Context: one part of a larger RNA
RNA sequence: CUCACGGUUAAGGAACUAGGCAAAUUGACCCUGUAACCUCGGGAAAAAGGGUCCCCAGUAAGAUGGGGCGCAGAGAAUAGGUCCAGGCAACUGUUUAACAAAAACACAGGGCUGUGCAAAAUUUAGAGAUGAAGUAUACAGCCUGACACCUGCCCGGUGCCGGAAGGUUAAGAGGAGAGCUUAUCGCAAGAGAAGGCUUGAAUUGAAGCCCCGGUAAACGGCGGCCGUAACUAUAACGGUCCUAAGGUAGCGAAAUUCCUUGUCGGGUAAGUUCCGACCUGCACGAAUGGUGUAAUGAUCUGGACACUGUCUCAACCGUGACUUCG
Numbered sequence: 001c002u003c004a005c006g007g008u009u010a011a012g013g014a015a016c017u018a019g020g021c022a023a024a025u026u027g028a029c030c031c032u033g034u035a036a037c038c039u040c041g042g043g044a045a046a047a048a049g050g051g052u053c054c055c056c057a058g059u060a061a062g063a064u065g066g067g068g069c070g071c072a073g074a075g076a077a078u079a080g081g082u083c084c085a086g087g088c089a090a091c092u093g094u095u096u097a098a099c100a101a102a103a104a105c106a107c108a109g110g111g112c113u114g115u116g117c118a119a120a121a122u123u124u125a126g127a128g129a130u131g132a133a134g135u136a137u138a139c140a141g142c143c144u145g146a147c148a149c150c151u152g153c154c155c156g157g158u159g160c161c162g163g164a165a166g167g168u169u170a171a172g173a174g175g176a177g178a179g180c181u182u183a184u185c186g187c188a189a190g191a192g193a194a195g196g197c198u199u200g201a202a203u204u205g206a207a208g209c210c211c212c213g214g215u216a217a218a219c220g221g222c223g224g225c226c227g228u229a230a231c232u233a234u235a236a237c238g239g240u241c242c243u244a245a246g247g248u249a250g251c252g253a254a255a256u257u258c259c260u261u262g263u264c265g266g267g268u269a270a271g272u273u274c275c276g277a278c279c280u281g282c283a284c285g286a287a288u289g290g291u292g293u294a295a296u297g298a299u300c301u302g303g304a305c306a307c308u309g310u311c312u313c314a315a316c317c318g319u320g321a322c323u324u325c326g
Stems, first nucleotide, its partner, number of pairs: 002321008011312002015310001020307001028052005037042001039146001053068005069073001081305007088297002093105002109144007121130003147292004152222003157219002159215005166210003172204002177199005184191002223241005250284001251281001262278005
């Protein structure tokens, strides 16, 4: 000199940076006071202010009055920074032991389906066991995920449930016929009983599938083109094609928007982010839940106040390391 850790700093105060990361600010107790919003419980320690030591008198203890010292009286240490707006998830909780703590999982609540008890489901080769010393207000499987308002249309495909008339259909049953063998007949060609062996048609024959219905909080799906109003533009309206049905309410450049830094407004001197709108939704959308939502969050995003060595721009001090010398 450099590094690590700790401390202080003029003026400025986020100009640093992907980002206030890190640091600083705040901090105890008492008193005053406390907004929007709200599920009326909260929010809330909201925010914002004031006080705090010692001696004497006084008092039940206080209050109160008088006096005193210091830069400083929670005299050191330990001990919330705060606010505004939005996304997501209701919440407390759980998780990738050792790069992810979250918006992921779970959750109370909601729904569908199965199961009548020797239950369904699971396990096992089986006996047996769990379910359960339970009994449909129970148990199991699947989906959604507090609460509020809601949850539209499609059963053509796939799945599941129900149906049994017809079609198709296995083994099995059945045994027409055929082949081999040879007693016998025949001069020969050949024919050929019984028996044995091989093969085997018709007919009969369940579930399933085809078929007929149901079912979407089952898996899933939810259109195109053309024209039209007395400025223009747009199209309430009309035509046509296709479909099982053509996306309803609500939301919307969104954790979803490519074009895109869309356009307008707000905030800034200046804003690809942010907030509020618009709707032209490349490619939102209703329990693969839709839209809101107080409270909560080591969550993510934007802004403000306070505060600061993050920075302008660096300086100094302490401890240790490194280096060098002994």